The prediction has a mean pLDDT of 82. A computed fold for a 73-nucleotide RNA from Candidatus Pacebacteria bacterium CG_4_9_14_0_2_um_filter_40_15, annotated as transfer RNA. Taxonomically the source falls in Minisyncoccota (Bacteria, Bacillati). The sequence was found in a public genome assembly. Its Rfam family is "tRNA". By type it is a transfer RNA.
RNA sequence: GAGCCGAUAGCUCAGCUGGUAGAGCGGUAAGCUUAUACCUUACUGGUCGGGGGUUCGAGUCCCUCUCGGCUCA
Numbered sequence: 001g002a003g004c005c006g007a008u009a010g011c012u013c014a015g016c017u018g019g020u021a022g023a024g025c026g027g028u029a030a031g032c033u034u035a036u037a038c039c040u041u042a043c044u045g046g047u048c049g050g051g052g053g054u055u056c057g058a059g060u061c062c063c064u065c066u067c068g069g070c071u072c073a
Base pairs, nucleotide, nucleotide: 001072002071003070004069005068006067007066010025011024012023013022019056026044027043028042029041030040031039049065050064051063052062053061
């Protein structure tokens, strides 16, 4: 220098053919317990990496930039 893959909640990741952004873990509160833990219930969670475009509508499609990984030179 070229190509491919990835970036979504504090963490690990889903998200279909463009149509309400989700799960597990975590955190908080209550219950239980002498108390902590375990367990149960409820609650808590987001500029979807940045910018622009297409569209009635974008996490999803297009362009560009940044960062990470792999391959080739």